Notes
This is a predicted structure of an 82-nucleotide RNA (transfer RNA) from Abyssibacter sp.
RNA sequence: GGGCCAGUGGCGGAACUGGUAGACGCGCAGCACUCAAAAUGCUGUUCCUUCGGGAGUGUGAGUUCGAUUCUCACCUGGCCCA
Numbered sequence: 001g002g003g004c005c006a007g008u009g010g011c012g013g014a015a016c017u018g019g020u021a022g023a024c025g026c027g028c029a030g031c032a033c034u035c036a037a038a039a040u041g042c043u044g045u046u047c048c049u050u051c052g053g054g055a056g057u058g059u060g061a062g063u064u065c066g067a068u069u070c071u072c073a074c075c076u077g078g079c080c081c082a
Base pairs, nucleotide, nucleotide: 001081002080003079004078005077006076007075010026011025012024019065027045028044029043030042031041032040046055047054048053058074059073060072061071062070
């Protein structure tokens, strides 16, 4: 230098042929249970918020009524070739 793959909450990891992003699990918080704790169960858990709502899938554009998904450029990491 060229080619391929990957990037989604605190972590792992889904999302079918473009149609409610984050299912599910871990972790965390609160509550219940207990003399107390562990275990277990229930509820909540992306971020911001004036609580009305707004933003968000590596970054920036494009196509589309609509993009995690398709197209282009770039960034980061990995693999291969030279």
Description:
Model confidence (mean pLDDT): 81 of 100. It matches the Rfam family "tRNA". On this family, see Hou, Trends Biochem Sci 1993: "The tertiary structure of tRNA and the development of the genetic code".